[in-house]
RNA sequence: GCAGAUGUAGUACAACGGUUAGUACGAGGCCUUGCCAAGGCUUAGACGGCGGUUCGAUUCCGCUCAUCUGCU
Repeated sequence: GCAGAUGUAGUACAACGGUUAGUACGAGGCCUUGCCAAGGCUUAGACGGCGGUUCGAUUCCGCUCAUCUGCU
C1' cells in the first nucleotide's frame, strides 16, 4: 500500500427493517441471616462517528475512526 472481518452496558456476547435493544457475569439498593457467604427481588447502565436509502435503520449502503487477519 491492497483485501477482508469485527465494532452494542464495566466485561463477554445476542437481537426478521417496526413491542420498552435482551442474556450472563459485574455494580447499587432491598429482603433473608446474630454476622459473613450463598440465595431471592429490584434499579441504573449501551447500538464507534458522520452522511445516505426508507414511512421507519442497531440492522441496508457510502465515507471515516479503532481493532484484528491475510497478501505485498
Model confidence (mean pLDDT): 80 of 100. This is a predicted structure of a 72-nucleotide RNA (transfer RNA) from a Bacilli bacterium. It was read from a public genome assembly. The organism belongs to Bacilli, within Bacteria. It matches the Rfam family "tRNA". The family's RNA type in Rfam is transfer RNA.